[in-house]
Context: one part of a larger RNA
RNA sequence: GGCAUACGGUGGAUGCCUUGGCACCAAAAGGCGAUGAAGGACGUGGUUACCGACGAAAUGCACCGGUAAGGCGGAAACAGCCUCUGACCCGGUGAUGUCCGAAUGGGGCAACCCACUGCGAGUCAUGUCGCAGUACUCACUGCUGAAUCCAUAGGCAGUGCAGAGCCAACGGGGAGAAGUGAAACAUCUCAGUACCCCCAGGAAGAGAAAACAACCGUGAUUUCCUUAGUAGCGGCGAGCGAAAAGGAAACAGCCUAAACCUUCUGAUACGCUCAAGGGAGCGACCGUUGUAUCAGGGGUGUUGUGGGACACUCAGACCGAAGCGCUACUAGGUCAUGGAGUAACAAAUCAUUGUGCUAGCCGAAUCAUCUGGAAAGUUGAACCACAGAGGGUGAUAGUCCCGUACGUGAAAGCGCAGUGACUCCAGAGUGUAUCCCAAGUACCACGGAGCAGGUGAAAGUCUGUGGGAAUCCGCCAGAACCAUCUGGUAAGGCUAAAUACUCUUUGGUGACCGAUAGUGAACAAGUACCGUGAGGGAAAGGUGAAAAGCACUCCUAACAGGAGGGUGAAAUAGUACCUGAAACCGUGUGCUU
Numbered sequence: 001g002g003c004a005u006a007c008g009g010u011g012g013a014u015g016c017c018u019u020g021g022c023a024c025c026a027a028a029a030g031g032c033g034a035u036g037a038a039g040g041a042c043g044u045g046g047u048u049a050c051c052g053a054c055g056a057a058a059u060g061c062a063c064c065g066g067u068a069a070g071g072c073g074g075a076a077a078c079a080g081c082c083u084c085u086g087a088c089c090c091g092g093u094g095a096u097g098u099c100c101g102a103a104u105g106g107g108g109c110a111a112c113c114c115a116c117u118g119c120g121a122g123u124c125a126u127g128u129c130g131c132a133g134u135a136c137u138c139a140c141u142g143c144u145g146a147a148u149c150c151a152u153a154g155g156c157a158g159u160g161c162a163g164a165g166c167c168a169a170c171g172g173g174g175a176g177a178a179g180u181g182a183a184a185c186a187u188c189u190c191a192g193u194a195c196c197c198c199c200a201g202g203a204a205g206a207g208a209a210a211a212c213a214a215c216c217g218u219g220a221u222u223u224c225c226u227u228a229g230u231a232g233c234g235g236c237g238a239g240c241g242a243a244a245a246g247g248a249a250a251c252a253g254c255c256u257a258a259a260c261c262u263u264c265u266g267a268u269a270c271g272c273u274c275a276a277g278g279g280a281g282c283g284a285c286c287g288u289u290g291u292a293u294c295a296g297g298g299g300u301g302u303u304g305u306g307g308g309a310c311a312c313u314c315a316g317a318c319c320g321a322a323g324c325g326c327u328a329c330u331a332g333g334u335c336a337u338g339g340a341g342u343a344a345c346a347a348a349u350c351a352u353u354g355u356g357c358u359a360g361c362c363g364a365a366u367c368a369u370c371u372g373g374a375a376a377g378u379u380g381a382a383c384c385a386c387a388g389a390g391g392g393u394g395a396u397a398g399u400c401c402c403g404u405a406c407g408u409g410a411a412a413g414c415g416c417a418g419u420g421a422c423u424c425c426a427g428a429g430u431g432u433a434u435c436c437c438a439a440g441u442a443c444c445a446c447g448g449a450g451c452a453g454g455u456g457a458a459a460g461u462c463u464g465u466g467g468g469a470a471u472c473c474g475c476c477a478g479a480a481c482c483a484u485c486u487g488g489u490a491a492g493g494c495u496a497a498a499u500a501c502u503c504u505u506u507g508g509u510g511a512c513c514g515a516u517a518g519u520g521a522a523c524a525a526g527u528a529c530c531g532u533g534a535g536g537g538a539a540a541g542g543u544g545a546a547a548a549g550c551a552c553u554c555c556u557a558a559c560a561g562g563a564g565g566g567u568g569a570a571a572u573a574g575u576a577c578c579u580g581a582a583a584c585c586g587u588g589u590g591c592u593u
Stems, first nucleotide, its partner, number of pairs: 001592009015578001016542002020513002022510007029502002031166002039100003042055003046078002050074002052059001061094006070082003105114003115134007136163002138160007170201001171199004181188001185235001211218002222249004232240002253494003256438001260299003264296007277286002279329001280327004304472001306437004310431005316335004337426005349421010360408002366381003370377001382399002384388001390402003443467007474489005529536002549577001552564004
């Protein structure tokens, strides 16, 4: 020196554990914000560095309800307090809520600086202090008010639960790549993907046929299955890729424009007093109150067996044309009847009943022996069960604790449903002469886009440029185009559900992880640290049942470490603490060189 073996050191694998994660299911919620958000800064404790809580009324205040004998957070300790006149804790409604931040009086290098107006405190007075207001835009109302007479622009004030900013995914729109594939590459693909921007909702978008279909028929939209990797498209390469029909989920339909009426409003034109005319007749009156046109409002009207206007006929009751009198009706009004309603088709709220959410409450049944540090284990004998889910308790507990099953509960706030109040709406038929039925639209040409479809024989959708119709004997479509036939009625609008998603809340589940795993984060984690910055981004869990966390003595190089001693079942469980592998380092012994 090597090997072997025993005992140690170091180290932190492994096993066991879990306070933390991950995924999914069922519900809820789907927003917050000028009544100042999200997110922060700085403070607030007797002592307070951090986290959490709170805001100069600051580890909290008021009231209402629940529960309860203890409490003054994580988190010890000392000092001192509170509390059955109900503290602490839980829930509801309020009060307070510094400064920054959309930040909004002005400014600014966020958490700072400097103002003005009104009211108040203080001062002899000024300085000073407190409270409130003072940004911009929009809408409405009012007052003012130029060039310029009226007016308009502009200005000022008031009102507004108006807007702004934040927010995970889902949605609509605008704009829009490349790596890649095609075994190169250009059309093509990746892909209308990623990224960027705008806007909205709890969903969004779409949506009540100018649709499909095929001579049979269906009857808004959306989603799923299927059709089908089919029909097709395609340097017919790579690849891309429907629809109808069928089966399901869910179902819901409506409102305008126009024609026509208007003794509603406004503008313009005309008007001699007779007129035309003022809803009809007679009389009287007016005619500046009329007539015509235009604009706005109201009524009517909304369809494809074409519809409506218009004309005529019929239709519950009563009142009924006033600002001339009489007459009768019509327009209109009231009541009745019927229907409907705040999720579209108008819109606002209240009452009451039920139910759910936001605290809770009740809740059965076991003892002994043995082993042991400890009984829930063993043995013996019992009991409950609408409860033998689960967790805890000194080892493995239905009957010890918390719970579990079944029941039960709200002063206050919120949700949902019903009822009532309340509100809204309401005819039918016949006729065809006339009128209306969405215009720079449809359509066409050219250039593009988008449809599964790359310009193709290319329909249907959108539109940059140019041209440019018709009104029901009309117009569009049925995959170029034409005819017949069939289907529909464009150029205005609204519309729940079935569908997508989960920053968040509640409950539950797991052939999900178990500390190099699972979130980056089980710990002071988006922390420490790095970077000018955008940004990057860790490591780090476990004594014991209970701190009982080693009084006292000794060694000593003395706030270290150790030896005794004590605690404990155990101290080779001593806070560098469960187990404690290997590498690596020692000591003793044996063998060997």

The part of an RNA shown here (large-subunit ribosomal RNA, domain I) has 593 nucleotides and comes from a Bacteroidia bacterium. Its mean pLDDT, the model's own confidence on a scale to 100, is 82. It matches the Rfam family "Bacterial large subunit ribosomal RNA". Rfam links the family to the GO terms ribosome and structural constituent of ribosome.